[in-house]
Parts: sequence; structure tokens; C1' cells
RNA sequence: UAGCGAUAAAGGCAAUCCCGGGCGAAAGUUCGGGGGCGCAAAGCCGCGGGGCUAAAAAGACUCUGUCUUCAUGCCGGACGGGUUGCCGCA
Repeated sequence: UAGCGAUAAAGGCAAUCCCGGGCGAAAGUUCGGGGGCGCAAAGCCGCGGGGCUAAAAAGACUCUGUCUUCAUGCCGGACGGGUUGCCGCA
């Protein structure tokens, strides 16, 4: 430097769900508490495709409204990519 990942050690994170508060049109997100499915990058980025939502806008219609299209809103603990990094059976 590259790779690998122990029933190791020291630490770390933490889904679903429950309680309370905040943001948002929604999707979703965030903070505190409980909890512990799991994770060797389940750290960070949001780059690629993918997925969710549809406020605004545009269009249509049977027009107090309904429907359609659409991301500039999101997800990333779904896949790939980039980047940083703990331990060492070794």
C1' cells in the first nucleotide's frame, strides 16, 4: 500500500415499533425518551440508474371541484459509484 473479517478486545451506530415536541401540501424529516432487528463503513457525499410524493405550474373535463403530466421536494438501513476511517486472528 492492497486485500481479508475471529463467537477477539476497545469503542461506535442503530431498523420496525411505542410516548412526547417541531417542520412539511405530501412524500418524508428532525429533537428528546424507551427499545434493540441488525450493521465493518448502517461514517460522509447525493454522482448514476431506481423508488416515493405532487405544492407550484401546465393541460383536460361533467368546473365551489375532479383528473392527468411534471421535481424544483424527498429516500439512501434498496443497488452501484466517490471519499474518509477503528481493530488485527495476520
A computed fold for a 90-nucleotide RNA, annotated as c-di-GMP-I riboswitch aptamer. Its mean pLDDT, the model's own confidence on a scale to 100, is 82. The model forms 95% of the base pairs in the Rfam consensus.